[in-house]
RNA sequence: AGAGUUUGAUUCUGGCUCAGAACGAACGCUGGCGGCGCGUAUUAAGCAUGCAAGUCGGACGGUGGGGGGAGUUUUCGGAUUCUCCUGAGAGUGGCGAACGGGUGAGUAACACGUAGGUAAUCUACCCUUAGAUGCGGGAUAGUGCAUGGAAACAUGUGGUAAUACCGCAUGAGGCCUAUUGGGGGUCACCCUGGUGGGUUAAAGGUGCAAUUGUGCUGUCUAGGGAUGAGCCUGCGGUCCAUUAGUUAGUUGGUGGGGUAACGGCCUACCAAGGCGAUGAUGGAUAGCCGGCCUGAGAGGGCGUACGGUCACACUGGGACUGAGACACGGCCCAGACUCCUACGGGAGGCAGCAGUGAGGAAUAUUGGGCAAUGGGCGCAAGCCUGACCCAGCCAUGCCGCGUGCAGGAUGACUGCCCUAUGGGUUGUAAACUGCUUUUUUACAGGAAGAAAAUUUUCGACGUGUCGAGAACUGACGGUACUGUAAGAAUAAGGAUCGGCUAACUCCGUGCCAGCAGCCGCGGUAAUACGGAGGAUCCAAGCGUUAUCCGGAUUUAUUAGGUUUAAAGGGUGUGUAGGCGGGUUAUUAAGUCAGUGGUGAAAUCCUGCAGCUCAACUGUAGAACUGCCAUUGAAACUGAUAAUCUUGAGUAUAGUUGAGGUGGGCGGAAUGUGUCAUGUAGCGGUGAAAUGCAUAGAUAUGACCCAGAACGCCAAUUGCGUAGGCAGCUCACUAAACUAUCACUGACGCUGAUGCACGAAAGCGUGGGGAGCGAACAGGAUUAGAUACCCUGGUAGUCCACGCUGUAAACGAUGAUUACUGGAUGUAUGCGAUACACAGUAUGCGUCUGAGCAAAAGUAUUAAGUAAUCCACCUGGGGAGUACGUUCGCAAGAAUGAAACUCAAAGGAAUUGACGGGGGCCCGCACAAGCGGAGGAACAUGUGGUUUAAUUCGAUGAUACGCGAGGAACCUUACCUGGGCUUAAAUGCAGAAUGACAACUUGAGAAAUUGAGUUUCCCUUCGGGGCAAUUUGCAAGGUGCUGCAUGGUUGUCGUCAGCUCGUGCCGUGAGGUGUCGGGUUAAGUCCCAUAACGAGCGCAACCCCUAUCGUUAGUUGCCAUCUGGUAAUGCAGGGAACUCUAACGAAACUGCCGGUGUAAACCGAGAGGAAGGUGGGGAUGACGUCAAAUCAGCACGGCCCUUAUGUCCAGGGCUACACACGUGUUACAAUGGUCGAUACAAAGGGCAGCUACUUGGUGACAAGAUGCUAAUCUCGAAAGUCGAUCUCAGUUCGGAUCGAAGUCUGCAACUCGACUUCGUGAAGUUGGAUUCGCUAGUAAUCGUAUAUCAGCAAUGAUACGGUGAAUACGUUCCCGGGCCUUGUACACACCGCCCGUCAAGCCAUGGAAGCUGGGGGUAUCUGAAGUCCGUAACCGUAAGGAGCGGCCUAGGGUAAAACUAGUGACUGGGGCUAAGUCGUAACAAGGUAGCC
Repeated sequence: AGAGUUUGAUUCUGGCUCAGAACGAACGCUGGCGGCGCGUAUUAAGCAUGCAAGUCGGACGGUGGGGGGAGUUUUCGGAUUCUCCUGAGAGUGGCGAACGGGUGAGUAACACGUAGGUAAUCUACCCUUAGAUGCGGGAUAGUGCAUGGAAACAUGUGGUAAUACCGCAUGAGGCCUAUUGGGGGUCACCCUGGUGGGUUAAAGGUGCAAUUGUGCUGUCUAGGGAUGAGCCUGCGGUCCAUUAGUUAGUUGGUGGGGUAACGGCCUACCAAGGCGAUGAUGGAUAGCCGGCCUGAGAGGGCGUACGGUCACACUGGGACUGAGACACGGCCCAGACUCCUACGGGAGGCAGCAGUGAGGAAUAUUGGGCAAUGGGCGCAAGCCUGACCCAGCCAUGCCGCGUGCAGGAUGACUGCCCUAUGGGUUGUAAACUGCUUUUUUACAGGAAGAAAAUUUUCGACGUGUCGAGAACUGACGGUACUGUAAGAAUAAGGAUCGGCUAACUCCGUGCCAGCAGCCGCGGUAAUACGGAGGAUCCAAGCGUUAUCCGGAUUUAUUAGGUUUAAAGGGUGUGUAGGCGGGUUAUUAAGUCAGUGGUGAAAUCCUGCAGCUCAACUGUAGAACUGCCAUUGAAACUGAUAAUCUUGAGUAUAGUUGAGGUGGGCGGAAUGUGUCAUGUAGCGGUGAAAUGCAUAGAUAUGACCCAGAACGCCAAUUGCGUAGGCAGCUCACUAAACUAUCACUGACGCUGAUGCACGAAAGCGUGGGGAGCGAACAGGAUUAGAUACCCUGGUAGUCCACGCUGUAAACGAUGAUUACUGGAUGUAUGCGAUACACAGUAUGCGUCUGAGCAAAAGUAUUAAGUAAUCCACCUGGGGAGUACGUUCGCAAGAAUGAAACUCAAAGGAAUUGACGGGGGCCCGCACAAGCGGAGGAACAUGUGGUUUAAUUCGAUGAUACGCGAGGAACCUUACCUGGGCUUAAAUGCAGAAUGACAACUUGAGAAAUUGAGUUUCCCUUCGGGGCAAUUUGCAAGGUGCUGCAUGGUUGUCGUCAGCUCGUGCCGUGAGGUGUCGGGUUAAGUCCCAUAACGAGCGCAACCCCUAUCGUUAGUUGCCAUCUGGUAAUGCAGGGAACUCUAACGAAACUGCCGGUGUAAACCGAGAGGAAGGUGGGGAUGACGUCAAAUCAGCACGGCCCUUAUGUCCAGGGCUACACACGUGUUACAAUGGUCGAUACAAAGGGCAGCUACUUGGUGACAAGAUGCUAAUCUCGAAAGUCGAUCUCAGUUCGGAUCGAAGUCUGCAACUCGACUUCGUGAAGUUGGAUUCGCUAGUAAUCGUAUAUCAGCAAUGAUACGGUGAAUACGUUCCCGGGCCUUGUACACACCGCCCGUCAAGCCAUGGAAGCUGGGGGUAUCUGAAGUCCGUAACCGUAAGGAGCGGCCUAGGGUAAAACUAGUGACUGGGGCUAAGUCGUAACAAGGUAGCC
């Protein structure tokens, strides 16, 4: 000091989360030792038992007991009397018990803190000063006797003491009163003196001497001190305004009472005050502080331990005693609770120390000791002390120590991992060797804390005090510590390992189990779950959870914001408040400086020191940032006084405008009415209909009437505070500006609360009502249409008066002032008489700088630089909702939460994609044409259905004559049945064997199996080779996953795109280049240009084809020459031609004209075989579709192993109501049939093609020849010539069926093709719709081949023959490219997303009521007790009892308010993979959206 998380990516805003520190903690796992601290935070709920406050015999009476002595008596044990000493318990009396210890319920308060006051006070014990301590008196407890009671206890009576109680005396310097000086003061009084009068006290005890002495200690009076306490005041520290008014002894005065003391503290009377927006009153919460935690600090949180203080002591009230209490271990009363009881009555108070149960996540021993420190009493010894000092328990915290150290590599074994003959890691780790002994165990020694008091010895003053020495006293504790011995011996865990965040692999699991602080992980290859190995971080601890601070500048004083992210009030006026121009003087409140006091100690910090170190502790210093007082300064702010003119205002003279209010007037349009002309429609829409109209509409003309709004001018105009304002004119009225610089002299700015104004809609009353027009009605549209469209139409819109008070009331930008660059337009003035414009002022605009901003943008009309004041914001949703309150007639407005829920919501910009957005362009995309499909029959594929099986895959375009370029068996993967368990191939190892195999034969559907016959080689004799059998290991799988993959392929698309380097721009994603203007088939090329270049694509290079040339000339060719035949290049020969197959040439907008800057285009141009890529093919950029394929092949993982492997037979893939795709043949005369006759290309051929001959109607058969092929062979049809048919279900068409055959093949039944004869179905040109094609193309005609025994081929792939029509054009449909625009999409429109309803869960509002709680009011009753009063009783008296009164705790009753819980039912809200209905929003979202 930061990090993660919104997005495809970016930046900002903004929340959530994490890393740190802390803790009186708890929980989980683990645990060796010591030191120092801490330890019921919850039930201020209840408590058994023990202890926690006593002491004094030197105040008093006096007893039991004990000891000594002397008697008496005796059973010799003892008993008893007297006396001396001691003196328990109980009692009178004194002091203490008000301290110490506990707790935090109450308390928001003079309770606390701090600083003061007390001239308004008290103070026992202590210190000090002065004085005194005289004489008397009567009781009473204990106790004795008696009585009552269960007890607690009580009553009566007799006697008794005091430092108990009372009287008298004495007394002033005390108190009261009168008077008189001095000083001070806040003028109440205080301090200090004088003189009169009155009044008030006491107690003894004891030591030594010893006869009236002395000391000590008490007692009384008065003064002072110290200590402690009371009271008063300033200032300070919580939340809620959804608590705004509160108060009756209340505020003040006078008299009186009371108190230690002031005071409404109390009382009578009088007055009507007191407090409050600077927050009264009420409610909620809470003891306060020194301090502690955190933080850089400012702050924030906390108030445990230690210290100060307050309050409380079962709950409430009350007083007594006392110096001090309204009293924790005292009293009285009331209440609740517990206990005892003989039922009549009594007792009690752990928030003291232990302890107990309860509550709770959770917090210890019924310990030792007064040795130390401190306290009470006492002269003292001493006694008491759960204060305290110690010990025990707890890893609860902080600190320290240890669990060894060194050497030791073939880097051992195991484990784990891997690319696995091997390597890595665990790991110098271990073993092993040497060393050490903190700790541990044993034994031995052994502290400091202790010095006083006291006793004693001595000394100095003198019978006692002081000083010195000695003696005595330790709970902890035989502890700390020290020494010796033994021996690595007794001692390591926890969490984590996806990112944040240090640390990675394997196995298991398979959106399951689970993890998770946030993001998120898990659906078969999980570094995220569980285990393991390894690693990392801490370490006697480690993690988790809770809480607080930090990070968070995320409440911002330091130190934030408000155009669009949350956030400027709708506007003005103005109160309080805040802020405020120049000069001079005074003052000293703020401010600054010095000094003094205080700021307790502890804590924190620094130095030093003590425990071996540290924690801890001691000591010294600093600090305590604060408050008060005092002295000084006078710049600034304030205050006071004076003055100035520039801020502000006024005056005078002008100017301007839809500024406002109220009248009057006007024309156009619309509508109604009347009359007239006129006839059949009008109106309306995308198209229609409802509606109006023959009772005369619409249209046209004239006239009258009504209401509302004001065309042109008109504008980026003007005016107004905002809302808003528009015909003309009059009246009244407000404002701004300009000029003059005449007047006032800071009069100013802002503005919480308040007041006023405030669009539209709405409400009330009364008018008005032409047009428009919510609601409503009808017509359409639609699946529906409570809408959009149409026809009508009420409220309303208009006027007057009153209310409402809100808007996307927007510039989404508060007001005021000052300053800071340019350019340009415009309105109104001035200059100024003005048509030129160089000025100036006030407005309204545009563009562009610096600056600012997240960016978009803004930019003298700031969102810049500064100042002042106000308003508002703090994640999204819930929600501008609920409740409460105020306002309103209502509608509603204003104010305005929480529970719960999410990890985002959001702004700006970027790249894509998309749009029923726009522009430009292309394509057989449309259009123009030609021919088809869709109707028929058949073929074939698919779906569906069926089946034992109908194997599997392909499914919009991009599946469907597709994989399959050929299913009778085989193929074959499917089904049924029968077999095998390593069957086929190969290798290794072991065992046994000599064959294997062939043939014959039996069973069987076959696979398979039984029987029989025949049957190895080499050798060094050890064995080897070979073969098959058997065993084991490797196999095998068309089983799954194409969403784990390779490879291959389809499609967009042969579309023109897709990128990079450097530079530049931008915070960045990214942009530029690649855009713009032209051009092209093309990101093709040119021009321009912050870009310059380059790559993959385009084009070209390659192949075929069209022309020519060269070379070559067999198997091809034959013009010329020759020979020959019935005839044929048949032969010699030729190398011309055709052709073959190799190399070249040719075409490049090269030439001409036109247009153009150029690229390029146009010209049926020339030339040319070919002309503008000549035609065709191959060639497919970056990528998209998790596209297709695990069944072509390969391959990861998973699965099967007497089966999902493998062999065999038969069946199936060929089924058949039906639906779809692709084809074939047709429906005929441009034709059919018959006869004659001509011309190809490209391919194939030895298990083959076959000439030729013969036979058969024919398929074909029998014979036979050539050819491993430019040699032999397979071979055209349409066409042409002629004949016939004559428009019909036909001489069209050929399905279907019957019969007979041929061929292939082991085998044509399921299930082949072909031939002949016979049969002769549908069909007469095909609905909506739809497909192909732009030239050698479509159409049409045939030929060949692959596969193949044969063939379901009408398919596919090639080949040639004949050979058209049309394209105006780009509006529309489809697809695509570029630019631009909008976007809430990015899985990218097959997107996103809204609301009701239905289901589950959660929190919450209302609600008839019900149940509690605290407080107040009224009224009744009223204990104890103080106080007041009081004739009878007691007492000599003081006084008391009794009685009466006032007040009050508590209790009862009543009506309200507040608050909490609960409540049938009910309202909305939130959340929840796959529910229903629609489609509201995002694109022009299909009616722009929103308020």